Overview
The RNA shown here (transfer RNA) has 76 nucleotides and comes from a Saprospiraceae bacterium. The prediction has a mean pLDDT of 81. Rfam family: tRNA. From the family's description: Transfer RNA (tRNA) molecules are approximately 80 nucleotides in length. It is annotated as a transfer RNA. NCBI's taxonomy places the organism under Bacteria, Pseudomonadati, Bacteroidota, Saprospirales, Saprospiraceae.
RNA sequence: CACCCAUUCGUCUAGGGGUCAAGGACAUCACCCUUUCACGGUGAAGACACGGGUUCGAUUCCCGUAUGGGUGACCA
Numbered sequence: 001c002a003c004c005c006a007u008u009c010g011u012c013u014a015g016g017g018g019u020c021a022a023g024g025a026c027a028u029c030a031c032c033c034u035u036u037c038a039c040g041g042u043g044a045a046g047a048c049a050c051g052g053g054u055u056c057g058a059u060u061c062c063c064g065u066a067u068g069g070g071u072g073a074c075c076a
Base pairs, nucleotide, nucleotide: 001072002071003070004069005068006067007066010026011025012024013023018056028044029043030042031041032040049065050064051063052062053061
């Protein structure tokens, strides 16, 4: 430098045009349970990297940017 892939709650992850007002697990917080703690139960808060395009409609498709990863080339 070229090409390819990935980016979703604090962490791991599901979904991949209308179902999404985005689901689950762990963690966190509150309450319950317990003599107390743990376990367990109920509930709460919490995310689509950024910009643009296509579309009636985009988290989803396309382009660019950013970050990370992979492959290759240059370094003769």